RNAcentral holds the sequence, with entries from ENA. This is a predicted structure of a 1419-nucleotide RNA (small-subunit ribosomal RNA) from an uncultured bacterium.
[in-house]
RNA sequence: AACGAACGCUGGCGGCAUGCCUAACACAUGCAAGUCGAACGGAAAUGCUUAGCUUGCUUUGCAUUUUAGUGGCGGACGGGUGAGUAACGCGUGGGGACCUGCCCUGGAGUGGGGAACAACGACGGGAAACUGUCGCUAAUACCGCAUACGCCCUGAGGGGGAAAGGCUUCGGCCGCUCUAGGAUGGACCCGCGUCGGAUUAGCUAGUUGGUGGGGUAACGGCCUACCAAGGCGACGAUCCGUAGCUGGUCUGAGAGGAUGAUCAGCCACACUGGGACUGAGACACGGCCCAGACUCCUACGGGAGGCAGCAGUGGGGAAUAUUGGACAAUGGGGGAAACCCUGAUCCAGCAAUGCCGCGUGUGUGAAGAAGGCCUUAGGGUUGUAAAGCACUUUCACCCGCGAAGAUGAUGACGGUAGCGGGAGAAGAAGCCCCGGCUAACUCCGUGCCAGCAGCCGCGGUAAUACGGAGGGGGCUAGCGUUGUUCGGAAUUACUGGGCGUAAAGAGCGCGUAGGCGGCUUAUUGAGUUAGGCGUGAAAGGCCUGGGCUUAACCUGGGAACUGCGCUUAAUACGGAUAGGCUUGAGUCCGGAAGGGGGUGGCGGAAUUCCCAGUGUAGAGGUGAAAUUCGUAGAUAUUGGGAAGAACACCGGUGGCGAAGGCGGCCACCUGGUCCGGAACUGACGCUGAGGUGCGAAAGCGUGGGGAGCAAACAGGAUUAGAUACCCUGGUAGUCCACGCCGUAAACGAUGUGUGCUAGGUGUUGGCCAGCGAGCUGGUCGGUGCCGCAGUUAACGCGAUAAGCACACCGCCUGGGGAGUACGGCCGCAAGGUUAAAACUCAAAGGAAUUGACGGGGGCCCGCACAAGCGGUGGAGCAUGUGGUUUAAUUCGAAGCAACGCGAAGAACCUUACCAGGUCUUGACAUCCUCUGACAAUCCGAGAGAUCGGACUUUCCCUUCGGGGACAGAGAGACAGGUGGUGCAUGGUUGUCGUCAGCUCGUGUCGUGAGAUGUUGGGUUAAGUCCCGCAACGAGCGCAACCCCUGUGGUUAGUUGCCAUCAUUUAGUUGGGCACUCUAAGCAGACUGCCGUGGAUAACACGGAGGAAGGUGGGGACGACGUCAAAUCAUCAUGCCCCUUAUGACCUGGGCUACACACGUGCUACAAUGGUCUGAACAGAGGGCUGCGAAACCGCGAGGUGAAGCUAAUCCCUUAAAACAGAUCUCAGUUCGGAUUGCAGGCUGCAACUCGCCUGCAUGAAGUUGGAGUUGCUAGUAAUCGCAGAUCAGAAUGCUGCGGUGAAUGCGUUCCCGGGUCUUGUACACACCGCCCGUCACACCACGAGAGUUGGCAACACCCGAAGUCAGUGAGGCAACCGCAAGGAGCCAGCUGCCGAAGGUGGGGUCAGUAAUUGGGGUG
Repeated sequence: AACGAACGCUGGCGGCAUGCCUAACACAUGCAAGUCGAACGGAAAUGCUUAGCUUGCUUUGCAUUUUAGUGGCGGACGGGUGAGUAACGCGUGGGGACCUGCCCUGGAGUGGGGAACAACGACGGGAAACUGUCGCUAAUACCGCAUACGCCCUGAGGGGGAAAGGCUUCGGCCGCUCUAGGAUGGACCCGCGUCGGAUUAGCUAGUUGGUGGGGUAACGGCCUACCAAGGCGACGAUCCGUAGCUGGUCUGAGAGGAUGAUCAGCCACACUGGGACUGAGACACGGCCCAGACUCCUACGGGAGGCAGCAGUGGGGAAUAUUGGACAAUGGGGGAAACCCUGAUCCAGCAAUGCCGCGUGUGUGAAGAAGGCCUUAGGGUUGUAAAGCACUUUCACCCGCGAAGAUGAUGACGGUAGCGGGAGAAGAAGCCCCGGCUAACUCCGUGCCAGCAGCCGCGGUAAUACGGAGGGGGCUAGCGUUGUUCGGAAUUACUGGGCGUAAAGAGCGCGUAGGCGGCUUAUUGAGUUAGGCGUGAAAGGCCUGGGCUUAACCUGGGAACUGCGCUUAAUACGGAUAGGCUUGAGUCCGGAAGGGGGUGGCGGAAUUCCCAGUGUAGAGGUGAAAUUCGUAGAUAUUGGGAAGAACACCGGUGGCGAAGGCGGCCACCUGGUCCGGAACUGACGCUGAGGUGCGAAAGCGUGGGGAGCAAACAGGAUUAGAUACCCUGGUAGUCCACGCCGUAAACGAUGUGUGCUAGGUGUUGGCCAGCGAGCUGGUCGGUGCCGCAGUUAACGCGAUAAGCACACCGCCUGGGGAGUACGGCCGCAAGGUUAAAACUCAAAGGAAUUGACGGGGGCCCGCACAAGCGGUGGAGCAUGUGGUUUAAUUCGAAGCAACGCGAAGAACCUUACCAGGUCUUGACAUCCUCUGACAAUCCGAGAGAUCGGACUUUCCCUUCGGGGACAGAGAGACAGGUGGUGCAUGGUUGUCGUCAGCUCGUGUCGUGAGAUGUUGGGUUAAGUCCCGCAACGAGCGCAACCCCUGUGGUUAGUUGCCAUCAUUUAGUUGGGCACUCUAAGCAGACUGCCGUGGAUAACACGGAGGAAGGUGGGGACGACGUCAAAUCAUCAUGCCCCUUAUGACCUGGGCUACACACGUGCUACAAUGGUCUGAACAGAGGGCUGCGAAACCGCGAGGUGAAGCUAAUCCCUUAAAACAGAUCUCAGUUCGGAUUGCAGGCUGCAACUCGCCUGCAUGAAGUUGGAGUUGCUAGUAAUCGCAGAUCAGAAUGCUGCGGUGAAUGCGUUCCCGGGUCUUGUACACACCGCCCGUCACACCACGAGAGUUGGCAACACCCGAAGUCAGUGAGGCAACCGCAAGGAGCCAGCUGCCGAAGGUGGGGUCAGUAAUUGGGGUG
């Protein structure tokens, strides 16, 4: 795009079309083929008439009408259907051996006779259908005779064959017979075309041909007898399946593909099968006979029927109409005609089934109404849409008029089309869609549910994808869905594809058919080309006119119908025939290389075995071992012998062969190749379906052989296991001969042949030339590498093509199922070859790219390892977590990167949890109204919140109206939530990681993803820098800039300092600012200088100077990104949820529980120590609700006390380790301090649950810690104390500060993490990836299967209806002959051949089904 459609929702009108695609299933009822009296005899009725008379009967004649029968023509047309048919059935173009009623044209004729049979009558049979016997009768019915222009036969002499009349107005008309021709219609034959299957390869006996005969309208095996043995088939016979064919129709740019409704041509069929009769024509839809199935009637004896005609019924089905009108028109049959018949036809009815046309209003109308929906709450949108106002009346409706179709009459349609008038916006809009493809977006509901879906895919709490709504988009009396066909699909490729790696080159030759074929001459003209002629039906389609108001529709003309045939011409090309040629191909001559093949023989090394000698305890084997061998003498070694197999070195991207493949040496036999010569043949060529031969290894058969090796097997190991890898053994086999098998990643994953198209460089075999004699150049054949053009999806290929062409063959058409099943062929078997389908998936696959990953590689880094020091894991305690418990033990954090984390500090508070008691505009915010100061203090009740009461007091401003702050009461808007979602978010943070990376612009390369830059050579802590480079630059990171610290100036000296001068207990004071220090600014370090190395660079190493040297040390600073990392409980925030509670207040409790497990710490286990005594030395901080001195009291915690200090001034503030001395002497201790008792102190409303501290007493575990694990590279580790934040109080934590102060680093193999380059990848959620098979379960389709059921087509035999034909015909018979008898001829009957249906039988084939079984697919 289309449809003979169907289904769902909806539905106003008209025109034109179309309407059982399924059951060629069965049919009630009516109709669909009759007509002619001018062919004929009769009968009946009516009228007139004649006669008889019993006046209503019989009879005569005439006329009219009707007609059963005889006869004629027509029932072979028209109408239906598509079952069958793969065929001369159809289409197209031809052919000759034919027929043709009615019709047309021409010629001739139409004479004279005869015998019957219906009807009818009589008598019968039968239920009926129907029928028997006898008798009568006419004809355009039937039969002779005569005649015969032309006709037929012929032996060419001859022979044969016709007729019908009827009507008449008497003019004629209609007929009849013979014949010739025409027209029309038909029959037959031939060329070409006409579906699928080869898992159908052979078929055929009347088969193919001939002769004789028969038959037919006619040719013909059409039939028959005989003879011959043919005929068809790979250019697809036969068989199976499917199918009416065509003009056309649909689609498509076309070529094609699909289709064959309606209309038209042809064919076939008429309940199924068979058969003939009649006839011009049939083997006959509404005829006959027979058989069968079915239905109906029946008196049971017997009969009747055939809608695939029009309607209609049942049935089937998703589905397809009225038991209508009329012969008015067109056409058909009959008739002289009138006329009759006509379900052909013309009309009407039903159906949106299709095509076409029209309408459902038009204009105006902003307050942008109401309502709906959305909202950022402002508004937006529906939307000029509606309403309102003003108009119009197509269609439909009502009234009136009223056709054409009809040449003279006749109109079913039909009071229709049309015309005029009337009323009134009145009666007339739906369907699908809105994630992308694909035009059109929001809200609500739902929450992987319900559902959607053409493909991709949506839905798991913010769904433009489900459902609803609003809005929008599309089409419109329709709109969607389903089905089917073509297109897109170059996705079967003729036009117009491919085969190295995506599917696809046969394992390789030889060769048949076939296809294709060198140069040249002549002939021919079948191919080819051009012209002409014929045909190519009409309709349809196209162009152009015309008619319906338009269109659809109808109609005139034209072109076209790409085809076929005939004919004329051309002769380049291809073909054919004849001839020539040498370049293709081959032969010959002369040379050459070679693991080419076969047979026979020979050789040495090695291995194993046997014998003997020497010799002694091991050998062997492995990662390490063991099995194994060995004291019965192994291994080792020497000598001798045997056997089989394979041939080291040479040896080589070297050689040979078609491929498989071929390797010691010699001989014989034998194939191919190359080079040179140019003597010969003269296209002899290439390819190659079938066919045939060769064909690794393994395997099979028979017979040998068997050293080594070695499937199976055994043992030993390894392992979780180890039916493996490793080891020790070991049989088939490997070897030979003969015969099979016929497959391999049989690979260059690249068929064979020929020609053409830049080069460079090896190697191999020949030949030629040149000279410098061992090189150079040329050429032919082979074999490699690199590479231009070109090609390719890319990789790559690139004269050995995967380039450009030609010829021929093979093969491919999504993945799986499956190279499987079934069938065939081959094989001894194993199996091979040929080769599907159901079902299932939305992919499978190639090449390349970027990442990630690797028990891949290279380079490099990091307390990563190593080297060290100290810990942890064991103990007690502290603290956090899990678990458990609980009314509650609030919540979060979860490998590194949660666990002394949020928490820089839970007795109440905090507090979010629990129990109980309370409040409801609320504890907190804003707004409104009213009232008022509020508040503090005291008393009572209560656990308190709270409630009640007492007492005291009366805010500020003012323009005196009021306003502001505050409090109380009231109403509602609202507050409130540490309720949920960190996977809706912002912000903040962790981590990789202070790792050196991450990107961009332009250019270039690539079809593209992308690459380049950023890779490479060096170097660095660094993508730091240098050099190189199709790149050149740039950005975020690195570094630097900032802070602290280390050195020195300068400036400034109080609260700091004190060298000098005085002074003092004391820098206390005077004085001073030199020093220290403080704190502002500055200087200083840059590989700057020298040397060496390096590339002359970057840089590295060493040195000088310097307080400091190569980023001096430390801090702050964290690229692009990753982890849906953490946090809704800091805060903010969308959505959801609660609203007398999930909010708020209060008391008490809990977060502090305790069998246990883990993390992080503290204290220890002691002598580098503990205890005691003593006259040392910091830094950095903090302090007014504060730090708190001196002095005094207390053993002590602490208390009293109050000076000083808003701090370089006063206080915290005695630093401790260290050092000196004393003591302890290796022990559960004078170590260790847990636990517990008693007594105290401090803070605080309050230390019971549940604080800290002190004194006395008590004195637990613990004697250096398993596997494992952790920190640290220098002022670091270790060790020692001090301070601060939080804080009423409460650190072993945290954050800072200083004191003392080490050891080690060979080095980068390994572990972990990271960077970079490269490589492989089937990974991309990225190795915590992906993924294979069995087993278990469910479902699905399929194969096998003892069998069993059915269909189909053949074959053999039996039976054999009707009927044609043949024979017979003793029975019967009108026409002719005959006086008659009889004859000719015909018929019944009988017989025979053939023969449908039926029966029997064995096979074939295709389906269905089956216990069981096999694999496959999906989950």